[in-house]
Predicted 3D model of a 346-nucleotide part of an RNA (small-subunit ribosomal RNA, central domain) from a metagenome. RNAcentral holds the full RNA, with entries from SILVA. Its mean pLDDT, the model's own confidence on a scale to 100, is 86.

Context: one part of a larger RNA
This record gives sequence, C1' cells and structure tokens, in this order.
RNA sequence: UUAGGUUUAAAGGGUGUGUAGGCGGAAAUUUAAGUCAGUGGUGAAAGCCUGCAGCUUAACUGUAGAAUUGCCAUUGAUACUGAAUUUCUUGAGUACAGAUGAGGUAGGCGGAAUGUGUAAUGUAGCGGUGAAAUGCUUAGAGAUUACACAGAACACCGAUUGCGUAGGCAGCUUACUAAUCUGUAACUGACGCUGAUGCACGAAAGCGUGGGUAGCGAACAGGAUUAGAUACCCUGGUAGUCCACGCUGUAAACGAUGAUCACUCGUUGUAUGCCUUUUUUGGUAUGUGACUGAGCGAAAGCAUUAAGUGAUCCACCUGGGGAGUACGUUGGCAACAAUGAAACUC
Repeated sequence: UUAGGUUUAAAGGGUGUGUAGGCGGAAAUUUAAGUCAGUGGUGAAAGCCUGCAGCUUAACUGUAGAAUUGCCAUUGAUACUGAAUUUCUUGAGUACAGAUGAGGUAGGCGGAAUGUGUAAUGUAGCGGUGAAAUGCUUAGAGAUUACACAGAACACCGAUUGCGUAGGCAGCUUACUAAUCUGUAACUGACGCUGAUGCACGAAAGCGUGGGUAGCGAACAGGAUUAGAUACCCUGGUAGUCCACGCUGUAAACGAUGAUCACUCGUUGUAUGCCUUUUUUGGUAUGUGACUGAGCGAAAGCAUUAAGUGAUCCACCUGGGGAGUACGUUGGCAACAAUGAAACUC
C1' cells in the first nucleotide's frame, strides 16, 4: 500500500461535548469548477513495440507508423458532485398541553440497629471456636431497664423495576435544576450525522490541607492451626472508610458488542403515556426482558435493543514471548498515568 477484520481467537477509545475535516433530505433556475466529448498545439532525438527495406543470415542499421496514457488552449454537453439564488417539509429543532423516574446540587427532619457514658436491678461468668486460647470480668462484667451522646448506613416496599452520556443513583421532605416520553401539528426551514487535536465528566484505591471517627478494617500485635503458617480461623487494632476543598484519571470503566440513519418472520411479559371500545379488549409511541425463524457465524450463539441487509464518520488489530517493559517526551506533590520500541528467542 492493498485486502480482511474488531461479543468470546489480536482488535471498540471509560463517557460526553465539540473545532478542523469527511459525509449529507425534496423541487426549480443559473453557472460550468470537478466530470464527459470534439478540435488545435505541445509531449526532442535515440530506445521499446509494429510493418517494410539493406549488409548471404543474425546481431546491427535505415525508413514509416504506433505509442508517449501528460500538459496547455479552445468549442460544446449538463445527468451526477461543487458554487449561487429561490422554494418545500418528511430529517433536526422550537412552542403549547400533559406524564414519568433511587437523574443532579444544597438544606432540614426521622426511626431501627451498633458503640460509649451515667444511674438502677443483679451475680459469676462473658466472649469466641472444628476444638481452644489470647481478650473482657468481684475495682461488679455479660444480661435486663431508663436516660443521654456520637457517627455511619437507610430493613420491609424492592422487581430480569426505574432514572442517568458513562462513572453511577435508594429513609422522608423542601428549594433550585437537568432530561426523557406522549399528544397537538402552531412555528423555524436542512439549522443534520460523525468527529483527529482540544475541553469537561469519570467507581474503588491512593495523595494534600482541615475536620470527623460508631461500626468495619489493609498495616501491625497477640492467640490458635501447622513440619513451618510472614495465611485461611479468633481477640484487638492504625491508616482508610465519612465531610469540605483540591489532586490523581485508572478498572473484567463489560453488553468483553463505537455513534447515527434506513430496511427485514413471529410469540410472550413488563414500565410510562395516548386513542378507542365496552363486559372484555383492540390499536399506537417510547423504553426494558424472555423465546424462536430467515439470515449471519468457526462454533457457542446473535436474531427489529442484530453479531441480519445496506450507508456515513471515528477508533483500533496484523504470530507467542521480550513488554505495556526500556529510552525519550508530556502530565502529576507523589504513587504513578499517557505515548511507546528494539535486540534476542520460540
């Protein structure tokens, strides 16, 4: 470079937004840049290719043609692409009327449980395990009762439920705020799709500063187990887990399946609307599940939520190891992250 691929064999970026770029709905008119056709010029000669001719032949040479796929000029064509103008409404958006939800941010409130403190009752154990021991306890534990305080998480409802771009989101309530869907078809009139670089968001762990610390609990200590036991089990327990403000920027960030659009046999649930019917029900839109055809697939399987049939754009892959390593660069307080080889070896 060409080609083939990316659920599981190597391969979809963690997610969004959006710049450049690429691609882009219907109709009419103009233009003629791309595109197509004709003509002219040029495209040196030699060589290559073809025909003929000359050395007895050949090599070689001469001659004629073709080729030189290009460039320039000019005359036309106008379907498609481009450019300009006008128009359209089905893509996209707006408006109005409804609906939905653990969507987000900030505040307030609540009960159960746990732990601790105080007081009371009360007496010898409690706790823990496979069995034990460490541990707690006559300075009165554990148990029970009352009161108080603290922090964290929200049983039941709860579901293959719902919402969110992803990460994620669950007690109740208030304020602010975002979104989606349905209906009407009033308005704008292609305003669209994708998206390198960029920017924003991004679980957990970790880092910085200041708070907080009930439970749990890396590290650590002790008790067991064991040949040993730097573990599994037990008793404790610091960071952390929680809050505020910054940083980090990674995950099996998974549907291991990029985004958007169109088309394609059915069955059956469910969530939220709308229309209709009436006893039921039936229809329709959007989402979310299960099953099964054609088709696809190496198979497992996927199957209108495609991994089917097509279109546009982006990302990525090219034998295993070495290696997501080294070096360099960029970012970071650091931890590290991003980019990312080769020798060698099979």